Model confidence (mean pLDDT): 83 of 100. This is a predicted structure of a 1399-nucleotide RNA (small-subunit ribosomal RNA) from an uncultured bacterium. Its Rfam family is "Bacterial small subunit ribosomal RNA".

RNA sequence: AGAGUUUGAUCCUGGCUCAGGAUGAACGCUGGCGGCGUGCUUAACACAUUCAAGUCGAACGGAGCUUAAUUAAUUAAUCCUUCGGGAAGCGUUGAUUAAGCUUAGUGGCGGACGGGUGAGUAAUGCAUGAGCAACCUGCCUUUUCGUGGGGAAUAACACAGGGAAACCGGUGCUAAUACCGCAUAUGACGUAACCCCGGCAUCGGGGUAGCGUGAAAGGAGCAAUUCGCGAAAAGAUGGGCUCAUGUCUGAUUAGAUAGUUGGCAGGGUAACGGCCUACCAAGUCGACGAUCAGUAGCCGGACUGAGAGGUUGAACGGCCACAUUGGAACUGAGAUACGGUCCAGACUCCUACGGGAGGCAGCAGUGGGGAAUAUUGGGCAAUGGGCGAAAGCCUGACCCAGCGACGCCGCGUGAGGGAAGAAGGUCUUCGGAUUGUAAACCUUUGUCAACAGGGACGAAACAAAUGACGGUACCUGAAGAGGAAGCCACGGCUAACUACGUGCCAGCAGCCGCGGUAAUACGUAGGUGGCGAGCGUUAUCCGGAAUUACUGGGUGUAAAGGGUGCGUAGGCGGGUCUGUAAGUCAGAUGUGAAAUGCAAUGGCUCAACCAUUGAAACUGCAUUUUGAAACUGUGGAUCUUGAGAGUGGGAGAGGUAAUCGGAAUUCCCGGUGUAGCGGUGAAAUGCGUAGAAAUCGGGAGGAACACCAGUGGGCAAAGGCGGAUAACUGGGAACACACUGGACGCUGAGGCAGGAAAGCGUGGGGAGGCAAACAGGAUUAGAAUACCCUGGUAGUCCACGCUGUAAACGAUGAAUGCUAGGUGUAGGGGGCGAAAGCUUCUGUGCCGGAGUAAACACAAUAAGCAUUCCACCUGGGGAGUACGACCGCAAGGUUGAAACUCAAAGGAAUUGACGGGAGCCCGCACAAGCAGUGGAGUAUGUGGUUUAAUUCGAAGCAACGCGAAGAACCUUACCAAGGCUUGACAUCCUACUAAAGUCAUGGAAACAUGAUGUCUCUUCGGAGGAGUAGAGACAGGUGGUGCAUGGUUGUCGUCAGCUCGUGUCGUGAGAUGUUGGGUUAAGUCCCGCAACGAGCGCAACCCCUAUUGCCAGUUACCAGCGGGUAGAGCCGGGGACUCUGGUAAGACUGCCGGGGACAACUCGGAGGAAGGUGGGGACGACGUCAAAUCAUCAUGCCCCUUACGUCUUGGGCUACACACGUGCUACAAUGGCUGAAACAAAGGGAAGCGACAUCGCAAGAUGAAGCGGAUCUCAUAAAAACAGUCCCAGUUCGGAUUGUGGGCUGCAACCCGCCCACAUGAAGUCGGAGUUGCUAGUAAUCGCGGAUCAGCAUGCCGCGGUGAAUACGUUCCCUGGGCCUUGCACUCACCGCCCGUCA
Repeated sequence: AGAGUUUGAUCCUGGCUCAGGAUGAACGCUGGCGGCGUGCUUAACACAUUCAAGUCGAACGGAGCUUAAUUAAUUAAUCCUUCGGGAAGCGUUGAUUAAGCUUAGUGGCGGACGGGUGAGUAAUGCAUGAGCAACCUGCCUUUUCGUGGGGAAUAACACAGGGAAACCGGUGCUAAUACCGCAUAUGACGUAACCCCGGCAUCGGGGUAGCGUGAAAGGAGCAAUUCGCGAAAAGAUGGGCUCAUGUCUGAUUAGAUAGUUGGCAGGGUAACGGCCUACCAAGUCGACGAUCAGUAGCCGGACUGAGAGGUUGAACGGCCACAUUGGAACUGAGAUACGGUCCAGACUCCUACGGGAGGCAGCAGUGGGGAAUAUUGGGCAAUGGGCGAAAGCCUGACCCAGCGACGCCGCGUGAGGGAAGAAGGUCUUCGGAUUGUAAACCUUUGUCAACAGGGACGAAACAAAUGACGGUACCUGAAGAGGAAGCCACGGCUAACUACGUGCCAGCAGCCGCGGUAAUACGUAGGUGGCGAGCGUUAUCCGGAAUUACUGGGUGUAAAGGGUGCGUAGGCGGGUCUGUAAGUCAGAUGUGAAAUGCAAUGGCUCAACCAUUGAAACUGCAUUUUGAAACUGUGGAUCUUGAGAGUGGGAGAGGUAAUCGGAAUUCCCGGUGUAGCGGUGAAAUGCGUAGAAAUCGGGAGGAACACCAGUGGGCAAAGGCGGAUAACUGGGAACACACUGGACGCUGAGGCAGGAAAGCGUGGGGAGGCAAACAGGAUUAGAAUACCCUGGUAGUCCACGCUGUAAACGAUGAAUGCUAGGUGUAGGGGGCGAAAGCUUCUGUGCCGGAGUAAACACAAUAAGCAUUCCACCUGGGGAGUACGACCGCAAGGUUGAAACUCAAAGGAAUUGACGGGAGCCCGCACAAGCAGUGGAGUAUGUGGUUUAAUUCGAAGCAACGCGAAGAACCUUACCAAGGCUUGACAUCCUACUAAAGUCAUGGAAACAUGAUGUCUCUUCGGAGGAGUAGAGACAGGUGGUGCAUGGUUGUCGUCAGCUCGUGUCGUGAGAUGUUGGGUUAAGUCCCGCAACGAGCGCAACCCCUAUUGCCAGUUACCAGCGGGUAGAGCCGGGGACUCUGGUAAGACUGCCGGGGACAACUCGGAGGAAGGUGGGGACGACGUCAAAUCAUCAUGCCCCUUACGUCUUGGGCUACACACGUGCUACAAUGGCUGAAACAAAGGGAAGCGACAUCGCAAGAUGAAGCGGAUCUCAUAAAAACAGUCCCAGUUCGGAUUGUGGGCUGCAACCCGCCCACAUGAAGUCGGAGUUGCUAGUAAUCGCGGAUCAGCAUGCCGCGGUGAAUACGUUCCCUGGGCCUUGCACUCACCGCCCGUCA
């Protein structure tokens, strides 16, 4: 930093999508360790249970316990004893005192902090900056002073009660640092006179009198002392209030507001204030968005971004709000109080039914919701908090641990060597390649984990004691590579490819899009790429997106200029001087918390993380302050160039209302006149004998104004304005004037006004024209609801009112300035002038340069360069639709969405194709002709049908006498039946053998069995070829795919085209060249030209043919010479001629004339066998049709393998109601038949052609010469010509069909061949609509030959004979093509695209 996607391709516009980063995440697969963070985003849903706020006995009275002392009672052991008892007395019990400990209550402090959550809140909030001269502040700090003397109660407690409980009340006693008077009292408070100073309006500060009011508490200690208490002042901290600025969306929410806005008085508060009350006034807020509705805690920051911005507000920090919902106050320094009180609501729980209790949005935890979020853990050791004099107690704040790959960071799963490149896997062209130094194997290390030993810092203390974490971090030791890798992707974007499976199925997909039998896109495998304890997916945000454009976009045609003007608010605004300092700029000051970010340094082994320090970051704010004065603002003065006014002459369909005019149409009346008129592409409806149309005269009425008038002039803001006249009236232009005036300007949201046509309302007018609706007639395949025709009502006209829209367009908002020219036109001015003309201004056109633009184009009338203001746009469809609101009598208008859906929609230009567009040209394309075809019979092919099978292919031209140059068997691929299975055919291996052939038997045959028969060479070992049997590799397939292919072929088309290199033009696709003017059969040639050249095509070179020379003559020829025959080049000879076949020549617009541009070329002529390519052939450019062929052949892949292979017999391809194509024969006299008798060319021939002779009516048969052929033979050419006959008939035409008898080929003519003879003698009398071929040796007609082939052409391929007609011409129709141009929404290219309805 970009990329993909609209098109055949291009440029642009424009949307969609992707690559990046991020997250309190979730889901899928996988999962070794550690550190640091982080974890209910949903139900502010409901909550079982424990804990989370207590502490002080040094405030107080009690109570309890312990100890000590004293005392009373009693008393064990012991001693004495008179045995009754006594002494002393441990112990026990009670009392008093003292000390210690505990603490229910009174009292003090705390509970307003800490912790949670984000429901509400769009401002009573938050952020930033100010202010309070309008305030409060417990504990803390500093200072001053004081702490005297009294009093009355009340909990606890006791007694007796109520209640299930919670709890409650009664009587009595008692203490205090609890409560209440009194005294005292300062700079306190209140009141108030005076003085000084200051300020910001009310006022503030200081000083000095008087009067009034207001305090206290004690505890500990032997004591010193200390902790408290009261008053006052100050500080610090924390709060309260006010102001300014900023703070989401909707105008389809435009008006809101009565305590509302202000004043005065009072109340209330810590304090100001309508905060509250009474009275007075009628204000206040709002387009700079009030009110209403929706959404939302705000910020420091976080994410992203180059930045500006956009999004966000988890964790940490600040503020706010809330604590089950709503309301209320009390206490207090502080609350309108999460773990306080009261009331009400909902819910839950207890209950003896009377009544009570409760509030996890504290930490854990439970249910529920949800895609989804943890332990009912340890400790107060540290930090911090509350209380206390302290010890200490409390602390789910906090510190730790646990769970979760949720995130970030770090580490590991080994390292080095190791080629037989192992095995296995995958692919393969079978050779190999790859996995891959990867593994094995050798050497080595020991991080982490596990085990054992040692063992902290965190503790700050004065001695001691004190660690939840934790026997944790860390250190050491020994052993062993051992315990530790997955996920996604691999068509393009986007790094990474093969095989198999699947077959528009299954599936994939972020976008484009993959999948219909060879899928790098589906699934699997191998391989590869990426990341790695993670990897993908989903969701969301920013980016890319300059796709809301401040930075940084647009509006002629892509989305987008309001239909037009006037004008309000607002925005912007000419020259000079001067003041000010609001904006602006610079400096200073304050602030912008910390954390975060940045930088440096340091601490955890590094990093993440953390700490310290810093400013250069926080781009901000300030009615704090100092300065500058250019620009903007503002005050003053001044100017004339912007704007405006006056006078003068002058242009105009500008407007309003009125009057007048003529032509024309129609109607009415009358005359003339007679059968049509009218209308159309052609007609008909219609009018007309009741007199139309036509024509003449008179009249009526309405509407519109010919010529002038112009491709286009003038006027107007736009809409728009056209006969003439006068009236009223608006606007514009330059020029002149020593004039006036002095920025008065531009734009313009709302608003107001104008606003074509159609339409609406009321009234008139109109029966003239035109004309929706309607009626009729045509058109049409059709009822066309159309175009055409005949009629025809609203309407069109006038007045008044409404509507308010148009492709209201220059698809171009208004204004100002500037930026080359040329040429018209309307009006005006200037000077010169006879005129033409010159110059200047305003308006209106065209061309064009710079510049602009995606291109087209615009170009002083900008779409150029700048400035100001307004309006509008943000993908296509849905849709200018719905809802709402406003307007309207209605029709409707203005404003104006969303759901859903698509990956495009679109602009300009390019190449082609196409057009019932235009121009030019060609072709048997038409025309002019000739002969056919379509009708008949028949041959043949095809479709269809039939069948066991009628094998398959070919399908408009360009399939259909085509593959097939020849189906009785074979062919043959089809069908039935019978066989074979390494096979009918090829190669390899082993064993054995002799084959093959002939004969016999069985069989339809294939085949089986038997008999006969037995190979070559040899160094004798064997070898070669052959057969049989066996095993497996394999053979085989006319099975599929011509849409996987090669090769071959058809077609456009023998049409004149198709391209390239360099250059030039264009942003580009592309263009140019190849277009243009001529010319040609031709992109053939010439000329011109930003082109110059070249290639494939055209032409020529090749073959045949037409003429001639030369050479050569056998099998061809025979003039002269000789011989010879019935006849004959038959013979000797000849090389003249014909001919054969080789080599040359010849034709090139070369020559002459006309035209043309002095060209190319063309027309005519000469000469010539041939003349303008002499005639014919071969030869087929780039390409098109997924054209044809897998059945000629070859071939990938798929399929069959005792069969889809192969062999055999028979059948079929020959069927037959029918339809089509291509031929043949005819319908006859230009003919048929009979007779006699001429003239070819080109070919074939050995399993052949076969003379000749004989036989047969003939087909043919028998015998047989010659000939591998210029020698022999097929082989008589036929038509023509001659003679005769027929006489227009279904015939002496025509020959189908059928019968009989023969012939030939062949193993075999039944299905199913050809030929001959005799007999039979069908349809058919020239063919509808339509349609085909042909331009000269051609059509037509006549016969001959050949290939295939045993036999079998009316087909095919060739050959010659006879031998025409017509072409004015390119206007038109059909068809095909070429060039140029134009339109296009087509490019699969008009057999296109596409709309509606229905399914």